[in-house]
Context: one part of a larger RNA
RNA sequence: UGACGGGGGUCCGCACAAGCGGUGGAGCAUGUGGUUUAAUUCGAUGAUACGCGAGGAAUCUUACCUGGGCUAGAAUGUGCGUGAAGGGCUCAGAAAUGGGUCCGUGUAGCAAUACACACAAAACAAGGUGCUGCAUGGCUGUCGUCAGCUCGUGCCGUGAGGUGUUGGGUUAAGUCCCGCAACGAGCGCAACCCCUAUGGUAUGUUGCCAGCACGUAAUGGUGGGGACUCAUGCCAGACUGCCUGCGCAAGCAGAGAGGAAGGGGGGGACGACGUCAAGUCAUCAUGGCCCUUACGUCCAGGGCGACACACGUGCUACAAUGGUCGGUACAGCGGGUAGCGAUCCCGCAAGGGGGAGCCAAUCUUGUAAAGCCGGUCACAGUUCGGAUUGGGGUCUGCAACCCGACCCCAUGAAGCUGGAAUCGCUAGUAAUCGCGCAUCAGCCAUGGCGCGGUGAAUACGUUCCCGGACCU
Numbered sequence: 001u002g003a004c005g006g007g008g009g010u011c012c013g014c015a016c017a018a019g020c021g022g023u024g025g026a027g028c029a030u031g032u033g034g035u036u037u038a039a040u041u042c043g044a045u046g047a048u049a050c051g052c053g054a055g056g057a058a059u060c061u062u063a064c065c066u067g068g069g070c071u072a073g074a075a076u077g078u079g080c081g082u083g084a085a086g087g088g089c090u091c092a093g094a095a096a097u098g099g100g101u102c103c104g105u106g107u108a109g110c111a112a113u114a115c116a117c118a119c120a121a122a123a124c125a126a127g128g129u130g131c132u133g134c135a136u137g138g139c140u141g142u143c144g145u146c147a148g149c150u151c152g153u154g155c156c157g158u159g160a161g162g163u164g165u166u167g168g169g170u171u172a173a174g175u176c177c178c179g180c181a182a183c184g185a186g187c188g189c190a191a192c193c194c195c196u197a198u199g200g201u202a203u204g205u206u207g208c209c210a211g212c213a214c215g216u217a218a219u220g221g222u223g224g225g226g227a228c229u230c231a232u233g234c235c236a237g238a239c240u241g242c243c244u245g246c247g248c249a250a251g252c253a254g255a256g257a258g259g260a261a262g263g264g265g266g267g268g269a270c271g272a273c274g275u276c277a278a279g280u281c282a283u284c285a286u287g288g289c290c291c292u293u294a295c296g297u298c299c300a301g302g303g304c305g306a307c308a309c310a311c312g313u314g315c316u317a318c319a320a321u322g323g324u325c326g327g328u329a330c331a332g333c334g335g336g337u338a339g340c341g342a343u344c345c346c347g348c349a350a351g352g353g354g355g356a357g358c359c360a361a362u363c364u365u366g367u368a369a370a371g372c373c374g375g376u377c378a379c380a381g382u383u384c385g386g387a388u389u390g391g392g393g394u395c396u397g398c399a400a401c402c403c404g405a406c407c408c409c410a411u412g413a414a415g416c417u418g419g420a421a422u423c424g425c426u427a428g429u430a431a432u433c434g435c436g437c438a439u440c441a442g443c444c445a446u447g448g449c450g451c452g453g454u455g456a457a458u459a460c461g462u463u464c465c466c467g468g469a470c471c472u
Stems, first nucleotide, its partner, number of pairs: 007472007015462002019425005026316008034307002042053002064302007076125003081119003086103007106115003127291002130289003136285002138280003141276001143274001148187006154163003167178003193268004198236007208225002212223003239262001242256001243254004305444001318418001322377007334365003339358002344353003384415001389410007431454007
C1' cells in the first nucleotide's frame, strides 16, 4: 500500500424476508460422468463445464475405428508434352481406382503458330482437427453496468507512499452540492445511437374505406376518396420547467397542476484499470516441437446413437380452474423461385395428382391457441396419463438395418403433487397460451432466438444467508 477477520460504522442487489410458480419422486428428450467398445473423435469441469462449441452426426459432416488404395500427394501456380471441350458403351472392384473401346476435332490464320479448355511427366512451392491456450494474437466468460481506476503540477513524507479520491449532505452513479493543500485532467457514470409509448406535418401503393356511385350470394371487388387505420420521413414533447413544504446548496417529498407519458417513462446496444498463468493452437492467425510411402490423403463399412449405474437441463403428466366432441371470435414478429403454394380431385390421415398467383404491404405460408357458447364424463389408475410394443402406411433422400420424421389401427406402462435440499421471478413481470425464424434434402427441436394473446400475488423490513461498494 493492499488483502483478509465468525472487528466496527454506512449503503446496495430477487441477497434474505413477503409472495407466485417450479426442480429434487414418474415416463421420455437432451448434455455429462462412469463403464463398455475395434472405435464409442476432440474440447468445456465450483460459481464462470454439463439442450455448452453443435444455428441440424443415416452417407457427407468426421476429426475416431476396421479394411482397401495413393506417395509432389485432395487444393492453387509455373509447366515438357498430349488432346478441342465434351459424351456414349464396357471390364475388374465395396468404392476409391485401374483398364478397353467408340463418337467428337473448337476460335483466328493460307500456313507456321497463337488463344481458350481438359489431362499432365520432372521440378519448385505441399499437407497435418499432431503437441504446447503455462510461448502468443484475436475473440470470449466472470467479478459487474459494480462505481470505481488513474494522471499532470503543487504540497506532505528520508522512503515505500500520501494528499487530490477523505469529511458533511445527496444520488442509480467518484451523480451533484458544501467544505478542505490542493488545483485541474483522463478512462469509466450519464448523455449523444436504436426500438417503444402521444401528437403534428408531408406523402398515399401493393395499405385504408367515412361520405358518393356501380356491382355481388358474399368480399375495397370496381369508379373514386386521404377523412380514419396503417406505412415511411421530418418535427414537437419531459426539463423538477410550474406550484406547495423542507433544505445554505445539491436535492427530497406531494393520490399538486398540466400532460399520452413525471422525476432515469419502458426496453436495447454500450462492459473502466484490472482479476481468475480463467476458456479457446479444433473458427481463424501464429512461435517452438513433432510426422513425411504417414500423425498426410482418397474410398467402403462401422462408430460419434453402446448401457448395471450417477448427476445437470428440459418436455409431458399425475387431472374436473380438467379431459373429450361440436359450434364460434380476436394477433404480432417473420419466411418464400431448386421456393411458398391458393383452389379442385383422391385418401380416415400423414400425403398424393393437377395447378392459379407471387421475387411478394399485391400472391402464399395462414384455421392462431388459450378464450367464449353448448353437449358429455362424476373422482375411477378413469373418457386422467401417454411410455412401450405389434401391424399397416406416407415423405425426404443414392440409401432410413445399425440410426429419420410423420400418419392410421391396436396396445395401453410408470405416475394420485414428489425426502433432505434447491431454482426463477418485483409488472405487461411471473404464470399460462399458441405463432414465426435460423440451421436444414429430411430430422431425432421438448433445444436456441424472436413474436404476440390472457394476465396475477407480494415487498413489514435489513436481524440473519450469499455477493458487492465506501470509511475505519
The part of an RNA shown here (small-subunit ribosomal RNA, 3' major domain) has 472 nucleotides and comes from an uncultured bacterium. The full RNA is in RNAcentral, with records from ENA, Greengenes and SILVA.